[in-house]
Context: one part of a larger RNA
Molecule: small-subunit ribosomal RNA, 5' domain
Organism: uncultured bacterium
RNA sequence: AAUCAACGCUGGCGGCGUGCCUAACACAUGCAAGUCGAACGAGAAAGUGGAGCAAUCCAUGAGUAAAGUGGCGACCGGGUGAGUAACACGUGACUAACCUACCUCCGAGUGGGGAAUAACUCCGGGAAACCGGGGCUAAUACCGCAUAACAUCGCAAGAUCAAAGCAGCAAUGCGCUUGGAGAGGGGGUCGCGGCUGAUUAGCUAGUUGGCGGGGUAACGGCUCACCAAGGCGAAGAUCGGUAUCCGGCCUGAGAGGGCGCACGGACACACUGGAACUGAAACACGGUCCAGACUCCUACGGGAGGCAGCAGUGGGGAAUUUUGCGCAAUGGGCGAAAGCCUGACGCAGCGACGCCGCGUGGGGGAUGAAGCUUCUCGGAGUGUAAACCCCUUUCGACCCGGACGAAACGCCCGCAAGGGUUUGACGGUACGGGUAUAAGAAGCCCCGGCUAACUACGUGCCAGCAGCCGCGGUAAGACGUAGGGGGCCAGCGUUGCUC
Numbered sequence: 001a002a003u004c005a006a007c008g009c010u011g012g013c014g015g016c017g018u019g020c021c022u023a024a025c026a027c028a029u030g031c032a033a034g035u036c037g038a039a040c041g042a043g044a045a046a047g048u049g050g051a052g053c054a055a056u057c058c059a060u061g062a063g064u065a066a067a068g069u070g071g072c073g074a075c076c077g078g079g080u081g082a083g084u085a086a087c088a089c090g091u092g093a094c095u096a097a098c099c100u101a102c103c104u105c106c107g108a109g110u111g112g113g114g115a116a117u118a119a120c121u122c123c124g125g126g127a128a129a130c131c132g133g134g135g136c137u138a139a140u141a142c143c144g145c146a147u148a149a150c151a152u153c154g155c156a157a158g159a160u161c162a163a164a165g166c167a168g169c170a171a172u173g174c175g176c177u178u179g180g181a182g183a184g185g186g187g188g189u190c191g192c193g194g195c196u197g198a199u200u201a202g203c204u205a206g207u208u209g210g211c212g213g214g215g216u217a218a219c220g221g222c223u224c225a226c227c228a229a230g231g232c233g234a235a236g237a238u239c240g241g242u243a244u245c246c247g248g249c250c251u252g253a254g255a256g257g258g259c260g261c262a263c264g265g266a267c268a269c270a271c272u273g274g275a276a277c278u279g280a281a282a283c284a285c286g287g288u289c290c291a292g293a294c295u296c297c298u299a300c301g302g303g304a305g306g307c308a309g310c311a312g313u314g315g316g317g318a319a320u321u322u323u324g325c326g327c328a329a330u331g332g333g334c335g336a337a338a339g340c341c342u343g344a345c346g347c348a349g350c351g352a353c354g355c356c357g358c359g360u361g362g363g364g365g366a367u368g369a370a371g372c373u374u375c376u377c378g379g380a381g382u383g384u385a386a387a388c389c390c391c392u393u394u395c396g397a398c399c400c401g402g403a404c405g406a407a408a409c410g411c412c413c414g415c416a417a418g419g420g421u422u423u424g425a426c427g428g429u430a431c432g433g434g435u436a437u438a439a440g441a442a443g444c445c446c447c448g449g450c451u452a453a454c455u456a457c458g459u460g461c462c463a464g465c466a467g468c469c470g471c472g473g474u475a476a477g478a479c480g481u482a483g484g485g486g487g488c489c490a491g492c493g494u495u496g497c498u499c
Stems, first nucleotide, its partner, number of pairs: 001498001003496001005495005012358006018351002020316001025314003029311003034072003039069002047060005079269003089193007098186003103182008111145001113143002120135006151160003165174003195241003202232003207229004212224003244266004248259004271292005294305004322348001324347003330344001331342004361391004371382004395440001397435005405426001410421004443488005448469003454483005464471002
């Protein structure tokens, strides 16, 4: 000098940051990923009005709610650092060895048919979770046929492959299929770089290479059969320990050393281990399956769950926050749009945890009150300090006013340029004006040397101090208290860690 700090004493205000470093321990509760009726079929109830003696019926509620099929999203965003010493990461190259939904641009097509199935209904099983069977039905769901190129395969001839409609009175718009290009993203390969132990010296059988088959978007022992016997290693292989990596951060004149919190990029993980499915992309935090540990429900037959999302709880610990408000802004998903969703985010709350700013008053005021301390008893110190006089009113308190952040989308007007309109969680906040009063606001550590600051009393190698040297055994500037002094100041000290 620095800190994701903690502890002790103390504590007025604000701004901006920041806040489980330990148990990747276990988790109650709520919320964190939905959306589209302009893809599709179906479709309540309460309530209200009316009719009727009543049972009930009709209308409305409403093509609403809740579901289902289908599409897109759920692979982003958010968390954590367990594992990983290299397949990661950083950096520079390579791919004639690759993929890419949505978006933009360019070309071609969108013809004609079919069979089902959920929802629903009926029956059955089950405590439940849920499941089985019969029957009905739609689509931008599914399947053939047609068409077929600058696509795919092939040396060529040639062969092969597609689709879906919806809205609108219409114009037209939005889609769908198949190609090409762009943008952006991702995958693969290679070189170099950055920890430690030799009290780890040899390691290796898919091992190293070849040929062929398989697999992949694609190269490759990626995988398999066969063949060869290679490959790595004191420039440290292998094994062990430790550890996410970087932009950067801290320190330092620099070289270097230390670190990798927050923010940004990359990677890895999602109760533990394994696996694939769907998809443009996952081997998938809030998906599926299997196994395991744990927790919960059970009618004992069987089921349910995964906060390293945001809050919050227990536990561990020296130690780390609210079960808050809002989608107003920015961004994201869906939708033609209105809009819906969004614990991303924007804000607020708590903590002197850090940095920065401000205040706790300013001027005058005595050869100098009182008190206290000291004393050679004369005095000296506290000390312009107080009182007292004059002044000011920041911050805080109260009263009045009161934002920027919000112009877009949409809607309306207009031929157009453009104009109009709507929307604020924070927040009655920031800020502005006013009212009253010095009024509400100072502590902490130290005073032997290093090191700035000295006396008195108490104690008597006791009690104690201490970073080092060292103090204390009867006059202790080193212990304790007081007075005084020094330093810093809403902080001051101590401890830990780094240079």